The RNA shown here (SAM riboswitch aptamer (S box leader)) has 112 nucleotides and comes from a Deltaproteobacteria bacterium.
RNA sequence: GCCUUAUCGAGAGCGGCGGAGGGACUGGCCCGAAGAUGCCGCAGCAACCGGCCCGGCAACGGGUGCUGGUGCUAACUCCUGCAAGGGUUUCGUAACCCUUGGAAGAUAGGGC
Numbered sequence: 001g002c003c004u005u006a007u008c009g010a011g012a013g014c015g016g017c018g019g020a021g022g023g024a025c026u027g028g029c030c031c032g033a034a035g036a037u038g039c040c041g042c043a044g045c046a047a048c049c050g051g052c053c054c055g056g057c058a059a060c061g062g063g064u065g066c067u068g069g070u071g072c073u074a075a076c077u078c079c080u081g082c083a084a085g086g087g088u089u090u091c092g093u094a095a096c097c098c099u100u101g102g103a104a105g106a107u108a109g110g111g112c
Base pairs, nucleotide, nucleotide: 001112002111003110004109005108006107007106008105013042014041015040016039017038021031022030023029025081027079028078043073044072045071048069049068050066051064052063053062054061055060077104082101083100084099085098086097087096088095089094
């Protein structure tokens, strides 16, 4: 990097470095010199994998934060994009709202 499976409305911040853009992309809307994004340290959250315990023939299920491997700690993945359905306003074009599915993305497990 590609394929595949699961999850994505919960949760969790201080300090140091640094100095301009950042929130993947589009359009929005936000964050940012009262110093963001990022990097480092410490702390924390969660429980995907691993460990341990319990049940089970097994598949698997439940529990436990464990000196283990990741991840995460602004905003629902910040909203959105494509499709279907429904609703409000309008003579209509059209605008807006809601639901479901999808795409894209992120993280983890497995495979190449």

Description:
It was read from a public genome assembly, where an Rfam model found it.